[in-house]
RNA sequence: GGGUUUGUAGCUCAGUUGGUUAGAGCGUACGGUUCACAUCCGUAAGGUCACAGGUUCAAGCCCUGUCAAACCCA
Numbered sequence: 001g002g003g004u005u006u007g008u009a010g011c012u013c014a015g016u017u018g019g020u021u022a023g024a025g026c027g028u029a030c031g032g033u034u035c036a037c038a039u040c041c042g043u044a045a046g047g048u049c050a051c052a053g054g055u056u057c058a059a060g061c062c063c064u065g066u067c068a069a070a071c072c073c074a
Stems, first nucleotide, its partner, number of pairs: 001073007010026004019057001028044005050066005
């Protein structure tokens, strides 16, 4: 330099053919349980879906560019 894949909550990830509220587990905070801690149960907070633009009535999903990471070729 060229190519492929990936980027969604603090972490690991799902998200089906573009459509009805953006979700799960772990973690965090609070409450219950306990003499207390742990376990268990409940509730809540936490997201510019990497960034910018485009297509569309409608984009996490499609298109283009940029950035970052991993891998392959040279």
Transfer RNA from Candidatus Kuenenbacteria bacterium GW2011_GWA2_42_15, 74 nucleotides, folded computationally. The organism belongs to Candidatus Kueneniibacteriota, within Bacteria. The sequence was found in a public genome assembly. Rfam family: tRNA. It is annotated as a transfer RNA.